Predicted 3D model of a 598-nucleotide part of an RNA (large-subunit ribosomal RNA, domain V) from Phacus cordatus. Taxonomically the source falls in Phacus (Eukaryota, Discoba, Spirocuta, Phacaceae). Rfam family: Bacterial large subunit ribosomal RNA.
Context: one part of a larger RNA
RNA sequence: CUUGCAUUUGGACAGAAAGACCCUAUGAAGCUUUACUGUAAUUUGGUAUUGGGUUUUUACUUUCUUUGCGCAGUAUAGGUGGGAAGCUUUGAUUUUUACUUUUUGGAGUAGUAUGAGCUGUUAGUGAGAUACCACCCUAGGAAAGUAAAAGUUCUAAUGAUUUUUCUUAUUCAAAUUCAAUGAAAACGGAAUCUCAGACAUUAUCAGAUGGACAGUUUUACUGGGGCGGUAGCCUCCAAAAAAGUAACGGAGGCGUGCAAAGGUUUUUUCAAACUAGACGGAAAUUUGUUGUUGAGCAUAAAGGUAUAAGAAAGCUUGACUGUAAGACAUACAAGUCAAACAGGGACGAAAGUCGGCCUUAAUGAUCCGACAGUUCUUUAUGUGAAGGCUGUCGCUUAACGGAUAAAAGUUACUCUAGGGAUAACAGGCUGAUCUCCUCCAAGAGUUCAUAUCGACGAGGAGGUUUGGCACCUCGAUGUCGGCUCAUCGCAACCUGGGGCAGUAGUAUGUCCCAAGGGUCAGGCUGUUCGCCUGUUAAAGCGGUACGUGAGCUGGGUUCAGAACGUCGUGAGACAGUUCGGUCCAUAUCCGAUGCAAG
Numbered sequence: 001c002u003u004g005c006a007u008u009u010g011g012a013c014a015g016a017a018a019g020a021c022c023c024u025a026u027g028a029a030g031c032u033u034u035a036c037u038g039u040a041a042u043u044u045g046g047u048a049u050u051g052g053g054u055u056u057u058u059a060c061u062u063u064c065u066u067u068g069c070g071c072a073g074u075a076u077a078g079g080u081g082g083g084a085a086g087c088u089u090u091g092a093u094u095u096u097u098a099c100u101u102u103u104u105g106g107a108g109u110a111g112u113a114u115g116a117g118c119u120g121u122u123a124g125u126g127a128g129a130u131a132c133c134a135c136c137c138u139a140g141g142a143a144a145g146u147a148a149a150a151g152u153u154c155u156a157a158u159g160a161u162u163u164u165u166c167u168u169a170u171u172c173a174a175a176u177u178c179a180a181u182g183a184a185a186a187c188g189g190a191a192u193c194u195c196a197g198a199c200a201u202u203a204u205c206a207g208a209u210g211g212a213c214a215g216u217u218u219u220a221c222u223g224g225g226g227c228g229g230u231a232g233c234c235u236c237c238a239a240a241a242a243a244g245u246a247a248c249g250g251a252g253g254c255g256u257g258c259a260a261a262g263g264u265u266u267u268u269u270c271a272a273a274c275u276a277g278a279c280g281g282a283a284a285u286u287u288g289u290u291g292u293u294g295a296g297c298a299u300a301a302a303g304g305u306a307u308a309a310g311a312a313a314g315c316u317u318g319a320c321u322g323u324a325a326g327a328c329a330u331a332c333a334a335g336u337c338a339a340a341c342a343g344g345g346a347c348g349a350a351a352g353u354c355g356g357c358c359u360u361a362a363u364g365a366u367c368c369g370a371c372a373g374u375u376c377u378u379u380a381u382g383u384g385a386a387g388g389c390u391g392u393c394g395c396u397u398a399a400c401g402g403a404u405a406a407a408a409g410u411u412a413c414u415c416u417a418g419g420g421a422u423a424a425c426a427g428g429c430u431g432a433u434c435u436c437c438u439c440c441a442a443g444a445g446u447u448c449a450u451a452u453c454g455a456c457g458a459g460g461a462g463g464u465u466u467g468g469c470a471c472c473u474c475g476a477u478g479u480c481g482g483c484u485c486a487u488c489g490c491a492a493c494c495u496g497g498g499g500c501a502g503u504a505g506u507a508u509g510u511c512c513c514a515a516g517g518g519u520c521a522g523g524c525u526g527u528u529c530g531c532c533u534g535u536u537a538a539a540g541c542g543g544u545a546c547g548u549g550a551g552c553u554g555g556g557u558u559c560a561g562a563a564c565g566u567c568g569u570g571a572g573a574c575a576g577u578u579c580g581g582u583c584c585a586u587a588u589c590c591g592a593u594g595c596a597a598g
Stems, first nucleotide, its partner, number of pairs: 001598008010590003015584001022419004027415002029411004035216005041209008051154016068137001078136005085119003094113001096111006158196003164191004170184004219231003228248001232254006255400001256298001257357002262316007270294001272290003276286001296305002299362001301360003320343004326337003332401001345354003368394007376387002426473001427471001428469003432466001434462006443453002480555001481553003485547001486544005493518003496513006520534005561579004565574003
């Protein structure tokens, strides 16, 4: 070296299971609720099922009967019309009692006594006699009728359970079995008794309540996701001298305002400095000189601007109607500029200017609905309804090209499809941070920068920390610590050799060489770490998938159970705590170890 046997488990990112963590999906499911929309159920009211008496109240109709007061006026004049007489032993007048009403003066009704008159036409009033008649008004009373409501009552609808009787699936007895016979009898049905009763019930319509139940929704961007922020429009930079150009790049604004801050004609020049000047000052108003924009232009910024777009005054409404060549810009849809023509105007002597504002933000598609107009359509025809067309209005549809008129959470009980397009471990790149080293040398070191220490700064190395990135792995690369077994580096803890010293010695400080060997046992904690105890020559620092789970463990972390605190309305949640909690495997190949043979 080859082969074999035995052993071991370092590797084959070994096997097993389309990762359970994480993210994604206009995926699913369970659960929750003051998410949305519904449903059962409950409840309230209307109507039907629903009928009969009676009482009260209210409304209406008819009949009868009362009632009616400003002042003036015999006095309590309801209105209008007719009207010269009317009423009266069937009791006028007067007396008196009771009741009703009242504007407190009276009026009316009934009764008692009396026994023949009383009232009107004449004077005052807008209107003349309750002298008389008719029709009415206001506010009452009585009777009848109709309707409603409330109360009470009845029984026949309807309902309820019980009593009794019948019926019946079936069971039991006897019987060898069936049939037949006898007994008992559930649910349901029929009748009966009782109770309730036009209310319940039931049906239907409408309202309220309604996670009890159901169906769903719960956005995206994002140096993983969540939390935070953002989402449309305007200005500047980035933007690399045409245009355009990204980032969770750097700065700011908008969601209006103005009937003048618009149009036109004419006039005019600002800011600031200096000078002069009562109160008056650094700044008020006034004067003069200089004054190219250092001001102003409604508002952000940029561009523009004195021939003004700035500041005034006069007159006004073009902040018009109908069209539009041609361009810019552009995926589309939107957006922007615009000569010119027609109509009828404003200002100006005219030429001319004017279809809002120095310019660039000040915004919202379609559907649906509303208002006004219209020589449009009109389902046989005429109208109408409805629609069309023109104009205008209603969206923080702001997630701003707007899924619906209408929508939040939770899952550690979870599931599926996928992703190394995307996180947690490890590796890789980087090296801010970290560890170590070097340079400069202000200073400390009594003196003296460099025995030793070394500020402010500068340059490196390493790849052990915390990070950044997201490159292999999500059809799986098992994760902290311990045990076991190690192997390497040296920036050396001990042991070895040296230099310097602020080295007398003993000790010690610092630097150079050196990796051969060595580098403890306990207490606490899951701990690594750390603190402590006792030793030691010393009790080194790191790498090896933070070495090592197909070697062990499983205390921690990180499933399902349970509890506390806190948060949440709740389901539930918590780098908060606590108790509990399945670690598979007979080794094919390589490697390694031992033995044997050639």